[in-house]
RNA sequence: UGGUUCGAGGGGCAUACUCAUCGAAAGGUGGGGACGCAAAGCUUCCGGUCUAAGGGCCGAUCGUGCCUAGGACAGCGGGGUUGCCGGG
Numbered sequence: 001u002g003g004u005u006c007g008a009g010g011g012g013c014a015u016a017c018u019c020a021u022c023g024a025a026a027g028g029u030g031g032g033g034a035c036g037c038a039a040a041g042c043u044u045c046c047g048g049u050c051u052a053a054g055g056g057c058c059g060a061u062c063g064u065g066c067c068u069a070g071g072a073c074a075g076c077g078g079g080g081u082u083g084c085c086g087g088g
Stems, first nucleotide, its partner, number of pairs: 004088004012037002017032006035075001041081003045078003048073003054068004058063001
């Protein structure tokens, strides 16, 4: 120096809940807060899950009804990609 593997002291991230805010919702962002995390960095390519505004269906209408992702989850799994510190 390259590969690989282990770790979590320093340092990093931050669940539930909560306040503000955006959103039709799922959920996002910021503050507080820590359940956890060694990629809990990034990426919807594959599977999965959530929501259903819009659209479609039913209906004379109302609709609390049914279907649907171009919405969302990377802290559901896989793939891709990048990477700090220390030890073997």
c-di-GMP-I riboswitch aptamer from a Gammaproteobacteria bacterium, 88 nucleotides, folded computationally. The sequence was found by an Rfam model in a public genome assembly. The source organism's lineage runs through Bacteria, Pseudomonadati, Pseudomonadota and Gammaproteobacteria.